[in-house]
Context: one part of a larger RNA
RNA sequence: CCCUUGUUAAGGAACUCGGCAAAAAUACCCCGUAACUUCGGAAGAAGGGGUGCCUAUACUUAAAUGUAUAGGCCGCAGUGAAAAGGCCCAAGCGACUGUUUAUCAAAAACACAGGUCUCUGCUAAAUCGCAAGAUGAAGUAUAGGGGCUGAUGCCUGCCCGGUGCUGGAAGGUCAAGAUGAGAUGUGAGGAGAAAGUCCAAAGCAUUGAAUACAAGCCCCAGUGAACGGCGGCCGUAACUAUAACGGUCCUAAGGUAGCGAAAUUCCUUGUCGGGUAAGUUCCGACGCGCAUGAAUGGCAUAACGAUUUGGGCACUGUCUCAACAGGGGACCCG
Numbered sequence: 001c002c003c004u005u006g007u008u009a010a011g012g013a014a015c016u017c018g019g020c021a022a023a024a025a026u027a028c029c030c031c032g033u034a035a036c037u038u039c040g041g042a043a044g045a046a047g048g049g050g051u052g053c054c055u056a057u058a059c060u061u062a063a064a065u066g067u068a069u070a071g072g073c074c075g076c077a078g079u080g081a082a083a084a085g086g087c088c089c090a091a092g093c094g095a096c097u098g099u100u101u102a103u104c105a106a107a108a109a110c111a112c113a114g115g116u117c118u119c120u121g122c123u124a125a126a127u128c129g130c131a132a133g134a135u136g137a138a139g140u141a142u143a144g145g146g147g148c149u150g151a152u153g154c155c156u157g158c159c160c161g162g163u164g165c166u167g168g169a170a171g172g173u174c175a176a177g178a179u180g181a182g183a184u185g186u187g188a189g190g191a192g193a194a195a196g197u198c199c200a201a202a203g204c205a206u207u208g209a210a211u212a213c214a215a216g217c218c219c220c221a222g223u224g225a226a227c228g229g230c231g232g233c234c235g236u237a238a239c240u241a242u243a244a245c246g247g248u249c250c251u252a253a254g255g256u257a258g259c260g261a262a263a264u265u266c267c268u269u270g271u272c273g274g275g276u277a278a279g280u281u282c283c284g285a286c287g288c289g290c291a292u293g294a295a296u297g298g299c300a301u302a303a304c305g306a307u308u309u310g311g312g313c314a315c316u317g318u319c320u321c322a323a324c325a326g327g328g329g330a331c332c333c334g
Stems, first nucleotide, its partner, number of pairs: 001329008010320002014318001019315001027051005036041001038151001052073008074078001086313007093305002098110002114149007126135003152300004157230003162227002164223005171218003178211001182207005189199003231249005258292001259289001270286005
């Protein structure tokens, strides 16, 4: 010096990103216990007091059990060693118990009960398989599959123009196949004095107009707890300021209730208030929301959390500032 353990004057978080680590508290009995609340909780809230041994009395037990009262005794210390919650206040997130990155992340992520939309009438939908077949299910819409949201409370606004989905069928478009007007080639034959000439039936071959015809698309409607979206400029009140009001342009419609410098706010350490002697964090407000907002859910919420943030009490070698001691290494000799 390193590891580990113990103790420490005075102070007591001044340490530090942060009380990390350590300390403190801890059992049992009695008293006592707030806000808030979904009336269950919160709660072991908090905060106090007691605890050994002996004697007597009373009650009690199956007991050499348990309890109460009174008196006495000893120690620094009586749950005499060990084992055994620190607590409070305020806020964010997630309701909760659960689950997760085996081996850097346990969470605010996932799940969840509940809500809602949608598909499915049974040889169900959906899924696996080339198929047979199987799961669904030895179930039957109070069932099963899929999507989103995520207890509970109060709620969930406007837009169907685009995209999707559902329904519709008049018209337009439209495939293979069907049909086959016609055209072309070939050429028995015919014409011609002749020609490497002309005409040409049937058949065969190639091509092919028009016609009728499905879904889809175009089209017409509906649909947002479907994907999604939810404006700009100008003026105006008898101080000023502001604008209930008016004008105008655009849009499918122009953000409602709530919440709001927020896990969202760039400017920003916004401004005001609180807490501190002093506060870029925190709490309460304000609202010019760069770029909140309603099941991509909005807001509130008791309980819960090895969650995140701020404050306090207690406590301490975290620190001022270090010291001493025990054990094990390192180091030296063999």